Notes:
Predicted 3D model of a 72-nucleotide RNA (transfer RNA) from a Candidatus Saccharimonadota bacterium. Its Rfam family is "tRNA". Rfam classes the family as a transfer RNA. It was read from a public genome assembly.
RNA sequence: GCCCCUUUAGUUCAAUGGAUAGAACAACUCCGUCCUAAGGUGUAGAUCUGCGUUCGAAUCGCGGUGGGGGCA
Repeated sequence: GCCCCUUUAGUUCAAUGGAUAGAACAACUCCGUCCUAAGGUGUAGAUCUGCGUUCGAAUCGCGGUGGGGGCA
């Protein structure tokens, strides 16, 4: 330099172009306990970025960023 894959919550993952983007773990609150722990209840938290297609985009197309791989 060229090609391919990938990018969603703090982490690991879901979501056929269509309802308020869902869960586990983690965090916090409350219950629980003499205190802590286990266990239980609830809360907050995300679509990498720009443009485009579409009535409607996390999802499709193009450019870019980051990560991984192959060739040279």